[in-house]
RNA sequence: CUUAUCAAGAAAGGCUGAGGGAAAUGGCCCGUAGAAGCCUUGACAACCUGCUAAUGCGUUGCUUAAUGAUUUACGUCAUGCAUGCUGAAAGUAAGGUGCCAACUCCAUCCCGAGGAAAAUCGGGACAGAUAAG
Numbered sequence: 001c002u003u004a005u006c007a008a009g010a011a012a013g014g015c016u017g018a019g020g021g022a023a024a025u026g027g028c029c030c031g032u033a034g035a036a037g038c039c040u041u042g043a044c045a046a047c048c049u050g051c052u053a054a055u056g057c058g059u060u061g062c063u064u065a066a067u068g069a070u071u072u073a074c075g076u077c078a079u080g081c082a083u084g085c086u087g088a089a090a091g092u093a094a095g096g097u098g099c100c101a102a103c104u105c106c107a108u109c110c111c112g113a114g115g116a117a118a119a120u121c122g123g124g125a126c127a128g129a130u131a132a133g
Stems, first nucleotide, its partner, number of pairs: 001133006011041005019030003024108004042100001044098001047096002049093004056085004061081002066079005104127001109124005
């Protein structure tokens, strides 16, 4: 930088000791009944990945000469079996990440609904997070 997702889900213990919720402002919350950080264990989820596998493509593979077509016949073609690749939907595992208060905690900028105004509601943008490239 590109693409996808962001209303679901999931905590205990130890060390430590005052902040934390990305940044700014405002709000609203969490926090000495222990914040952030670090460590251990456990969970959650299923983006990548593995497996199952429809389909499709291939083979200088196979024959009980299996089934069919064609041929006088040899043979050829299709199906079949084996095998390689592909790999939809769905399922499964949990190897690589991620994650375990509140919608990404909410608003901020634009548009719309609503109204006297305000509240409130919807859509989008910006920013951010995570994954894959």
About this RNA:
Predicted 3D model of a 133-nucleotide RNA (SAM riboswitch aptamer (S box leader)) from uncultured Puia sp. The prediction has a mean pLDDT of 80. The RNAcentral record of the sequence draws on MGnify. The model forms 97% of the base pairs in the Rfam consensus.